[in-house]
Context: one part of a larger RNA
RNA sequence: GAACGUCGGCGGCGUGCUUAUACAUGCAAGUUAAGGGGCGACCUCCCUUCGGGGAGGAAGUCACUGGCGCACGGGUGAGUAACACGUAGGUCAUCUGCCCUUGAGUCGGGCAUAACCCCGGGAAACCGGAGCUAAUUCCCGAUAACAUGGCAACAUCAAAGCCUUCGGGUGCUCAAGGAUGAGCUUGCGUCUGAUUAGCUAGUUGGCGGGGUAACGGCCCACCAAGGCGACGAUCAGUAGCCGGUCUGAGAGGAUGAUCGGCCACAUUGGGACUGAGACACGGCCCAGACUCCUACGGGAGGCAGCAGUAAGGAAUAUUGCGCAAUGGAGGAAACUCUGACGCAGCAACGCCGCGUGCAGGAAGAAGGCCCUUUGGGUCGUAAACUGCUGUAGCAGGGGAAUAACGGUCGCCCGCGGGGCGACGUGAAGGUACCCUGAAAGUAAGCUCCGGCUAACUACGUGCCAGCAGCCGCGGUAAUACGUAGGGAGCAAGCGUUGUCC
Numbered sequence: 001g002a003a004c005g006u007c008g009g010c011g012g013c014g015u016g017c018u019u020a021u022a023c024a025u026g027c028a029a030g031u032u033a034a035g036g037g038g039c040g041a042c043c044u045c046c047c048u049u050c051g052g053g054g055a056g057g058a059a060g061u062c063a064c065u066g067g068c069g070c071a072c073g074g075g076u077g078a079g080u081a082a083c084a085c086g087u088a089g090g091u092c093a094u095c096u097g098c099c100c101u102u103g104a105g106u107c108g109g110g111c112a113u114a115a116c117c118c119c120g121g122g123a124a125a126c127c128g129g130a131g132c133u134a135a136u137u138c139c140c141g142a143u144a145a146c147a148u149g150g151c152a153a154c155a156u157c158a159a160a161g162c163c164u165u166c167g168g169g170u171g172c173u174c175a176a177g178g179a180u181g182a183g184c185u186u187g188c189g190u191c192u193g194a195u196u197a198g199c200u201a202g203u204u205g206g207c208g209g210g211g212u213a214a215c216g217g218c219c220c221a222c223c224a225a226g227g228c229g230a231c232g233a234u235c236a237g238u239a240g241c242c243g244g245u246c247u248g249a250g251a252g253g254a255u256g257a258u259c260g261g262c263c264a265c266a267u268u269g270g271g272a273c274u275g276a277g278a279c280a281c282g283g284c285c286c287a288g289a290c291u292c293c294u295a296c297g298g299g300a301g302g303c304a305g306c307a308g309u310a311a312g313g314a315a316u317a318u319u320g321c322g323c324a325a326u327g328g329a330g331g332a333a334a335c336u337c338u339g340a341c342g343c344a345g346c347a348a349c350g351c352c353g354c355g356u357g358c359a360g361g362a363a364g365a366a367g368g369c370c371c372u373u374u375g376g377g378u379c380g381u382a383a384a385c386u387g388c389u390g391u392a393g394c395a396g397g398g399g400a401a402u403a404a405c406g407g408u409c410g411c412c413c414g415c416g417g418g419g420c421g422a423c424g425u426g427a428a429g430g431u432a433c434c435c436u437g438a439a440a441g442u443a444a445g446c447u448c449c450g451g452c453u454a455a456c457u458a459c460g461u462g463c464c465a466g467c468a469g470c471c472g473c474g475g476u477a478a479u480a481c482g483u484a485g486g487g488a489g490c491a492a493g494c495g496u497u498g499u500c501c
Base pairs, nucleotide, nucleotide: 002497003496004495005494006493009354010353011352012351013350014349015347016346017312021310022309023308025307026306027305030068031067032066035065036064037062038061039060042057043056044055045054046053047052075265076264077263085189086188087187088186089185090184091183094182095181099178100177101176102175103174104173105172106171107141108140109139110138116131118129119128120127121126147156148155149154161170162169163168191237192236193235198228199227200226203225204224205223206222208220209219210218240262241261242260243259244255245254246253247252267288268287269286270285271284290301291300292299293298318344320343321342322341326340327338328337329336330335357388358387359386360385367379368378369377392442394437395436396435397434398433402428407423408422409421410420411419412418445490446489447488448487449486450471451470452469456485457484458483459482460481466473467472
């Protein structure tokens, strides 16, 4: 964050599952061809037995290899009473990919392996064997300081190329500094129960070691016997924390939806691998429950991503459009991807704005109701009628901003992808908005009227039927029940229920 009853014209901005229940289907994380390799239309040259073969170039293409990303973004609040969070510090006890600044370097070799080809197994998922090959993959050697170790001598540690208009550009390695992000740590603050009073053996400390990016019983061996507690330990219950939000004159009380920061989790429990960063929502392994496929041998899955389905419930939306903008990933770039996001759809769920007409008009019409003193009073300027206006809606016409980039071409300069111009890019959307036209025409309900509390009569009923938040009404004249007329209050709402102050 409401729900229910009733009524319902429009717009703007927001908001919208309770069961951390189970999920059909689609989408939500890829990108890079300027690292490598394969295929290759087509072109050129040479040979030709005219079938073709060889060499070179090359648009395009991508299952494979390599790189970066997948730790962000998005969801949820289960757990957690804790350095989890808030606030103020510490880190001489630490790490930090991409980015910025600075210094130095980028030398010489080698072994493999996918793709590919061959063989085989399997229903499938997929797997095994043999052979070939490349790299910015992997390994070795060289070099070695402002790096590391050491008191010192000294010892140890690296690399990769690619594109090019040949001007250069971009990478790679080591080191120092910065920025950003993170880890650890400390003081203080952070719910209820004493009908929970004692708790604790890796427990508290030390020595030595292991481990970590790093301090530390974090872990281990040994030694000592400590440590916490009525200033509430331990136990139990409840709970994500905060900025804030609601309320209140404030102090305070309550709360933690949306938005922002932090934390935790990703079917349940456990574990590590890779990596700068994870113990990893759409990665891996093991175990459990559940679902599905199976040829019974064996396999597959995880919506607390966006939609959507079932169930539950008083109750909460579309299996929509677009990457045009903003932001993110990759890329030299063009660009690709992006259910983040931008928009649209549904719902009066909330807030705000607008409309349902305005002016004149008394024979105070008809009609209803009431009083009847039978004169009249009231609905009531209300209506009719006359004039006017034109919001929203309808019809016709025009029609955006959000667009700046990037790319190509041309020109200019102080030559730096610097400036100017042209072409070109919009999901929302022919929407917003503007103009014109006709037309009062299409648009009012709900609750209440005893006191609190604004608003009164008649009839019906007769402690019945019923009302009610509290006091209380109703037993024959009920302003309290029901209906009508009238009135009061709010108004596209009104009332009820729930909850907080």